[in-house]
RNA sequence: GAUGAACGCUAGCUACAGGCUUAACACAUGCAAGUCGAGGGGCAGCAUAAGCAGCAAUGUUUGAUGGCGACCGGCGCACGGGUGAGUAACACGUAUCCAACCUGGCUUUUACUCGGGGAUAGGCUUUUGAAAGAGAGAUUAAUACCCGAUGGCAUAAUAUUCCCGCAUGGGUGAUAUUAUUAAAGAAUUUCGGUAAUAGAUGGGGAUGCGUUCCAUUAGCUUGUUGGUAAGGUAACGGCUUACCAAGGCAUCGAUGGAUAGGGGUUCUGAGAGGAAGGUCCCCCACACUGGAACUGAGACACGGUCCAGACUCCUACGGGAGGCAGCAGUGAGGAAUAUUGGUCAAUGGGCGUGAGCCUGAACCAGCCAAGUAGCGUGAAGGAUGACUGCCCUAUGGGUUGUAAACUUCUUUUAGAGGGGAAUAAGAUCACCUACGUGUAGGUGCGUGUAUGUACCCUUUGAAUAAGCAUCGGCUAACUCCGUGCCAGCAGCCGCGGUAAUACGGAGGAUGCGAGCGUUAUCCGGAUUUAUUGGGUUUAAAGGGUGCGUAGGCGGGGUAUUAAGUCAGCUGUGAAAGUUUGGGGCUCAACCUUAAAAUUGCAGUUGAAACUGGUAUUCUUGAGUAUAUUAUAGGUAGGCGGAAUUCGUGGUGUAGCGGUGAAAUGCUUAAGAUAUCACGAAGAACUCCGAUUGCGUAGGCAGCUUACCGGGCUAUAACUGACGCUGAUGCACGAAAGUGUGGGUAUCAAACAGGAUUAGAUACCCUGGUAGUCCACACAGUAAACGAUGAAUACUCGCUGUCGGCGAUACACAGUCGGCGGCCACGCGAAAGCAUUAAGUAUUCCACCUGGGGAGUACGCCGGCAACGGUGAAACUCAAAGGAAUUGACGGGGGCCCGCACAAGCGGAGGAACAUGUGGUUUAAUUCGAUGAUACGCGAGGAACCUUACCCGGGCUUGAAAUGCGCAGGAAUAACCCAGAGACGGGUUAGUCAGUAAUGAUCUGCGUGUAGGUGCUGCAUGGUUGUCGUCAGCUCGUGCCGUGAGGUGUCGGCUUAAGUGCCAUAACGAGCGCAACCCUAAUCUUUAGUUACCAUCAGGUUAUGCUGGGGACUCUGAAGAGACUGCCGUCGUAAGAUGUGAGGAAGGUUGGGAUGACGUCAAAUCAGCACGGCCCUUACGUCCGGGGCUACACACGUGUUACAAUGGGGGGUACAGCGAGUUGCUUGCGUGCGAGCGUUGGCUAAUCUUGAAAACCUCUCUCAGUUCGGAUCGAAGUCUGCAACCCGACUUCGUGAAGCUGGAUUCGCUAGUAAUCGCGCAUCAGCCACGGCGCGGUGAAUACGUUCCCGGGCCUUGUACACACCGCCCGUCAAGCCAUGGGAGCCGGGGGUACCUGAAGUACGUCACCGCAAGGAUCGUCCUAGGGUAAAACUGGUGACUGGGGCU
Repeated sequence: GAUGAACGCUAGCUACAGGCUUAACACAUGCAAGUCGAGGGGCAGCAUAAGCAGCAAUGUUUGAUGGCGACCGGCGCACGGGUGAGUAACACGUAUCCAACCUGGCUUUUACUCGGGGAUAGGCUUUUGAAAGAGAGAUUAAUACCCGAUGGCAUAAUAUUCCCGCAUGGGUGAUAUUAUUAAAGAAUUUCGGUAAUAGAUGGGGAUGCGUUCCAUUAGCUUGUUGGUAAGGUAACGGCUUACCAAGGCAUCGAUGGAUAGGGGUUCUGAGAGGAAGGUCCCCCACACUGGAACUGAGACACGGUCCAGACUCCUACGGGAGGCAGCAGUGAGGAAUAUUGGUCAAUGGGCGUGAGCCUGAACCAGCCAAGUAGCGUGAAGGAUGACUGCCCUAUGGGUUGUAAACUUCUUUUAGAGGGGAAUAAGAUCACCUACGUGUAGGUGCGUGUAUGUACCCUUUGAAUAAGCAUCGGCUAACUCCGUGCCAGCAGCCGCGGUAAUACGGAGGAUGCGAGCGUUAUCCGGAUUUAUUGGGUUUAAAGGGUGCGUAGGCGGGGUAUUAAGUCAGCUGUGAAAGUUUGGGGCUCAACCUUAAAAUUGCAGUUGAAACUGGUAUUCUUGAGUAUAUUAUAGGUAGGCGGAAUUCGUGGUGUAGCGGUGAAAUGCUUAAGAUAUCACGAAGAACUCCGAUUGCGUAGGCAGCUUACCGGGCUAUAACUGACGCUGAUGCACGAAAGUGUGGGUAUCAAACAGGAUUAGAUACCCUGGUAGUCCACACAGUAAACGAUGAAUACUCGCUGUCGGCGAUACACAGUCGGCGGCCACGCGAAAGCAUUAAGUAUUCCACCUGGGGAGUACGCCGGCAACGGUGAAACUCAAAGGAAUUGACGGGGGCCCGCACAAGCGGAGGAACAUGUGGUUUAAUUCGAUGAUACGCGAGGAACCUUACCCGGGCUUGAAAUGCGCAGGAAUAACCCAGAGACGGGUUAGUCAGUAAUGAUCUGCGUGUAGGUGCUGCAUGGUUGUCGUCAGCUCGUGCCGUGAGGUGUCGGCUUAAGUGCCAUAACGAGCGCAACCCUAAUCUUUAGUUACCAUCAGGUUAUGCUGGGGACUCUGAAGAGACUGCCGUCGUAAGAUGUGAGGAAGGUUGGGAUGACGUCAAAUCAGCACGGCCCUUACGUCCGGGGCUACACACGUGUUACAAUGGGGGGUACAGCGAGUUGCUUGCGUGCGAGCGUUGGCUAAUCUUGAAAACCUCUCUCAGUUCGGAUCGAAGUCUGCAACCCGACUUCGUGAAGCUGGAUUCGCUAGUAAUCGCGCAUCAGCCACGGCGCGGUGAAUACGUUCCCGGGCCUUGUACACACCGCCCGUCAAGCCAUGGGAGCCGGGGGUACCUGAAGUACGUCACCGCAAGGAUCGUCCUAGGGUAAAACUGGUGACUGGGGCU
């Protein structure tokens, strides 16, 4: 885009066209084919006329008239109308032919129409039957039937002769002879009848070409193919029969199966094509199913006959009747398709002289948005962008929206009233005219279903008339609410798990519009079957290789032909349709007219280039010959040495063998392995040996002999296109395998044992049989690969090598043929290919068309088998695949780093305790953190408070903040009562500022706000952890690539470092690194108080205590200093190195702060902030008490120990960072002590604050101890409203486990580890053994980078990209789906054989009938149908079973 459509929602009108696609299923009822009295006998019924019964009513008579049922006869019924079952065919289309044919009615022309005859319907009488109907008797007519006559331009035969044709042959030729065949009237001037002739029309037959799918249908055929003769037909013909011959068809697809009416045309498409065949037209076929003939001009007959069958109906059970695929209509089927309408007025048909009759053909009307076309549902103006409503909002507004209101206008359509067609021309009859005398014309009479319709006029009034789908992308159109992987959507991708433009609703928008969507089907897009117009190295796809048949294609010249080809002309290609120009309906759709087109087929006349045919010729393709030459080319035979294993003998002794390590195995009676000698056997051929050679491919390797094959080169002698390709076919064809017979040394499936392992039907080891080898015969496949079919021609170069030629040649160049490497153009998706093409062209063959199912199933063919060849479908998925890119990963590679390992030191893991976590418990044990990167973490202080949890008691504008209104007085403080307290009740004191209005503040009440440690860290901000202080992460411009991307950032060297140097299609730049900052080391300058005290002076038991000093230490401030700067060596440089120099410090001087792009939806809504959701007399808030401190257990982090490098007692020395007025506290007194009392100093370099280990000495002497200190008891101290749950400390007593810790694991590289103490924050106090700092003492070790862990760079593979914690394979379990096999069971169509056999044609037929023609009867052949039998084919179903797909 389209449709004979259907469904959903909706619906105003008109015109035109359309309407059972399914059950060729069954049909009630009515109608669809009759007509003619001018063929006939007649006359039942109707009407008329006349008569009769006196009239009326009624009855009756007369065929007398109009006419006419039934009957005889003629014509028609073979047309028109319906349907598409069958049919793959001369059925249809197209073209040609019939010299092989027929044709009623119609037209032309000619001739004729004489004489006879006997019957039969009807009617009458009668028999029988329920009916349908049937029978008998007498009688009767014709345009019914029969006989005779006549007859030629009829038919047939014979003879002679003439002419013609494409063959058989034909003739309207001529003559002669013989034989046969006609007729009908009616009625009044017409219609008929017979014979013939020509035409027209219609039909019959033959042939060429075209017309679906399957080869998993490959052979079919016996009247079959042909001939002779006969029969039959309108006619040819095996159409039929007899005889003879054995043919005919078929891979250019016979036969069989499936499906199907064909065409004009229709839809789509640029076309070529593809799909379809409804309506209309042409042809065919059919008429309940099957068979058959009759009649006729025509049928094997839709509304005829006979028979058989199924079904339905009637019946008195004896018998009968029927055929809507005609028009309506009914049932059924179905998603689905209309009225039991009107009229013969027109068009057409039948009959008739005609009037006329009949006509469900036809013309009209009815129903249906089922289609196409047209019209309308108003038009113009109208902004304050009105109000309201719905919706959104940032609350300002926006949108609905010129929409409405309002003003002006129009009246199609609908309503009312009125007028009102064309379509009609004829025919008959009557009259008239003309002439060619039966035709034409004129006048009059008369004909309309549709229809009072179309159309026109008048009138009223915006009045009567809008929906459907969509709005994530494709695809025009966006927001809110609801829902929360639910409900649902979906054409594809996909959407939905609490902020959904995708679901549902709403508002708005978009598209189309009396329709709009959905579904179904066809074409297009799809160059996605490719003729136009595709491909095959790796995406699907080259046959394993050769030979070769058919076929296809084929070198140069000349002549000829005219099949292909080209041109002109002729015929045909129906009409409708299509396109174009006109015309008619108001327009359009529609109709009409003319032209074009119909690309085709046939004929005819030409042309001769090309292709083909024929003839002749040529040598360059191809082949032959001659002469060389290379070769793991093939087959058969002979020979050889080394190795292996075995055997014999010798020597010799305890192991050998094997592995990652072992064991099985062999070996001391019988002697292995090793070694020497000899012997046997079989198999394979070291070195040479090479991207070397040969072969069609598979493949071929010791040496040699014989036979055989092909190749290359040179010569240019011979043939003269002999060529290329190659379906079917034939042959060859690795390894494994099979059969028979040999052989068997090695190796070695199966098998056995030993190991490994969770297991190990494996990898490893020890053995070991088929096999491996030979001969013959099968098999016929491989990643049979260059994943690249064969042949020919052409197209830049460089280089290596093998074999020839020519040449004296070991040199160089040339040429021919092979095997290789690199590259230009070109090609290619890219990788890549590139004279050995995957380039440019030609020819032929093979193969491909999404993945899976599946190279499977079934069938067939081959095979001894194994198996091979051919080779589907159902079902299922939305991908599968190729090449390349970036990452990530690898029990891949290379380089490098890190307390990563190693080397060391000290710990953890075992004990007790402290602390955190899990778990459990509980009214509650609040919450968060959970591998590394949670667990002495948030918490740098849980007895109350904190506190978020639990129980109980209270409050509700609230504990706190704030706006407004009203009221009140201040506010506030103290006390009393009850209570666990909050709170409640009460008393007293107090009474702001301002002159005042009033203001400030507070309290109470009301109200708008509040409040929430409630949820979501997966809505967020901010902050933080980790990779990681690892060296990386990027950008601009340029260049490369179709692109993703790359380059830069790679490579070499170097560095702690993407640090630098060199190189370089890159050149630069940014964030990181480094540096800048702080601190500790050194020095200088400067300044000295509370610090310091060398020199001077004073003083003390003693002390920088004092004057003073500015030297030193120290404290601040400002500077200096270190940069591989210098030297040697190495290096291009960067740089490295030296126990170099100098220096306080040396190669980043030590430490800190500083954390790139990013990763982990990492952590935190309970620090804070914040979106959304939730609670509001409670999830808010106040109070008392309890809990966060529980305790069978498990884990993490720590403390103290287990002791002699130690414990205890005594003595003695040396720090630094800090902190302090609610504080640090000296001195003195007191207590064993924690502490208490009192006095003084310090807002701090001024006052306060015992360092400890170490050192000296005494003691203990290896023990559960003079170690260790848990636990428990008693008595106290301090803080604090308060130490019961639940604080710390002191004294005395008690004195547990524990004797150095399994697997495993942590920290640390120098002032570090280890060890020792001190300070601070939080804080009333403290569960601190924690955290953050400070100083004292002060080591060991690092060979090195194989390994473990983590990381960086380069490279490689990848089927990973949520990125190896990835992806993914198979069995098993469960459900569903389709399918193969299957004992069988049930059907179907076709064929074969036999039996039976209706009707009927033909043939035959003595008895019967008839004057005769003839009939009847019986028989034969054939046959529909029926039956029996055995096979084949095909479908359904089937216990069970096989694999497959989806979840």
Molecule: small-subunit ribosomal RNA
Organism: uncultured bacterium